Background: A computed fold for a 102-nucleotide RNA, annotated as Glycine riboswitch aptamer.
[in-house]
RNA sequence: UAAAGCGAUACGGGAGAGCCCAGGCCGGUCCGACGACCGGUCAUGGCGCCGACGGAGCAACCACCCCCGGAAACUCUCAGGCACAAUCACCGUAUCGUUGGA
Numbered sequence: 001u002a003a004a005g006c007g008a009u010a011c012g013g014g015a016g017a018g019c020c021c022a023g024g025c026c027g028g029u030c031c032g033a034c035g036a037c038c039g040g041u042c043a044u045g046g047c048g049c050c051g052a053c054g055g056a057g058c059a060a061c062c063a064c065c066c067c068c069g070g071a072a073a074c075u076c077u078c079a080g081g082c083a084c085a086a087u088c089a090c091c092g093u094a095u096c097g098u099u100g101g102a
Base pairs, nucleotide, nucleotide: 004099005098006097007096008095009094010093011092012091013090018047020046021045022044023042024041025040026039027038028037029036030035048082049081050080054078055076056075057074061070062069
């Protein structure tokens, strides 16, 4: 002191599934009135769905005398999400730190 590994940060890329139905509230239009329609909003209810944050479960495998243990992008959907947005595993680049030591 290089490659490479790990962690953090920044930038770029980055999916899926109802902007469903009902109800409350607000605004607008129509109407003599009752009321109807359109838009927005709600930790209101209902049903349907997603899986790449989190969580949980099993397993190939690893470790171990045994028990215990670690373990997914699989599975479940508790939380979360289902227009846009946000979040987001993962990938690339850069910087810093650390391990490393050709």
It was read from a public genome assembly, where an Rfam model found it.